[in-house]
Molecule: c-di-GMP-I riboswitch aptamer
Organism: Anaerolineales bacterium
RNA sequence: AAACGACAAUGGCAAAAUCACCGAAAGGUGAUGACGCAAAGCUACAGGGUCUAAGGCUCAUUUGAGCUAUGACAGCCAGUUACCGAA
Numbered sequence: 001a002a003a004c005g006a007c008a009a010u011g012g013c014a015a016a017a018u019c020a021c022c023g024a025a026a027g028g029u030g031a032u033g034a035c036g037c038a039a040a041g042c043u044a045c046a047g048g049g050u051c052u053a054a055g056g057c058u059c060a061u062u063u064g065a066g067c068u069a070u071g072a073c074a075g076c077c078a079g080u081u082a083c084c085g086a087a
Stems, first nucleotide, its partner, number of pairs: 004085002012037002017032006035075001041080003047077002049073003055068005
């Protein structure tokens, strides 16, 4: 230095749920709260995958159905950066 991850140390983040706000929705922000996380830091135009369908298109006119991202998810995989130092 790299790999690796301990009944080590310093610490860090914050699931679900509730309340308020934004949004068509997915989801996001803040507060409370901790399920958990060795990257649960960052990146959505490095890439894959997943979710939603306002708008658009098609079908049907039973007032619906299907397709579609320019929308969203990093706590899905991943790319990238990084604290500590036992085995």